c-di-AMP riboswitch aptamer (ydaO/yuaA leader) from a Thermoflexales bacterium, 177 nucleotides, folded computationally.
The sequence was found by an Rfam model in a public genome assembly.
The coordinates come from a structure-prediction model, not an experiment, and the mean pLDDT is 75.

RNA sequence: CAUCGAUGUACGCCGAAUGAGCAUCUGUCUUGCGUGGUGAGAUUCAAGCACGGAUGCUGCAACGGGGGACCCAUUCUCUGAGGGGCGAAUCGUGUUCCGGCGACCCCGGGAUAUGUAGGGCCAUCUUCUUCGGUCCGAGCCCGGCAGCUAACCUCGUAGGCGUGGGAGAAGGACACC
Numbered sequence: 001c002a003u004c005g006a007u008g009u010a011c012g013c014c015g016a017a018u019g020a021g022c023a024u025c026u027g028u029c030u031u032g033c034g035u036g037g038u039g040a041g042a043u044u045c046a047a048g049c050a051c052g053g054a055u056g057c058u059g060c061a062a063c064g065g066g067g068g069a070c071c072c073a074u075u076c077u078c079u080g081a082g083g084g085g086c087g088a089a090u091c092g093u094g095u096u097c098c099g100g101c102g103a104c105c106c107c108g109g110g111a112u113a114u115g116u117a118g119g120g121c122c123a124u125c126u127u128c129u130u131c132g133g134u135c136c137g138a139g140c141c142c143g144g145c146a147g148c149u150a151a152c153c154u155c156g157u158a159g160g161c162g163u164g165g166g167a168g169a170a171g172g173a174c175a176c177c
Base pairs, nucleotide, nucleotide: 011162012161013160014159018061019060020058021057022056023055024054025053026052027051028050032049033048035046036045037044062157063156064155065154066153067152072147082145083142084141085140086139091115092114093113094112095111096110097109098108099107100106118136119135120134121133122132125171126170127169128168129167130166131165
């Protein structure tokens, strides 16, 4: 110096997945504060307050999704190569395997390689432009059924991780005078 791994963070990333209040439990005394007990002496014991964490609840807030009129739109469908939703995650090409099929083409499905619509990150707080780099391009659900859609109805607030290059612009914040 480079690569790999581990740990840590009150920091950061994907995502709507965050706050507030209340309750219960819990942590902090070589001190977060003061107090009480034992004792010669407290670094000992105890409860309270304060702060932090976990769980649960809410006619709370905020964020996100679905359904749902008129009008408008609709070569979409009516049991079959149906249709639809969340999400960036769509759409190809080559090789190969299986099936339709006895067979070429063709159709459908799987594996694999390589692309791609599209999406994320590279940290002064946010945003924009640009050069470069890097990664993703999945999965799940509804169950015959849903276009848009005011009122209205309804659902979710999980889970998973660890990047750090440069240039320009706008706004804001802080510090100082």